[in-house]
The prediction has a mean pLDDT of 84.
Predicted 3D model of a 71-nucleotide RNA (transfer RNA) from an uncultured Clostridia bacterium.
The sequence was found in a public genome assembly.
It matches the Rfam family "tRNA". Rfam classes the family as a transfer RNA.
RNA sequence: GCGGGAAUAGUUCAAUGGCAGAAUCCUGUGCUUCCGACCCAGUGAUGGGGGUUCGAUUCCCCUUUCCCGCU
Repeated sequence: GCGGGAAUAGUUCAAUGGCAGAAUCCUGUGCUUCCGACCCAGUGAUGGGGGUUCGAUUCCCCUUUCCCGCU
């Protein structure tokens, strides 16, 4: 230099163009003499920019970071 892949909640992962979810963490409540465990509830996210579309995590282009391969 060329090609391919990944980026979503603090973390690990889902989501066939149509309400962004789960687990865990955190906070609070219940239970408990207290802690832990357990039950219940809540906060919190689509790497950045642009385009297509009535509508984009999803499709297209550029870009950032990381990984793999080729030279």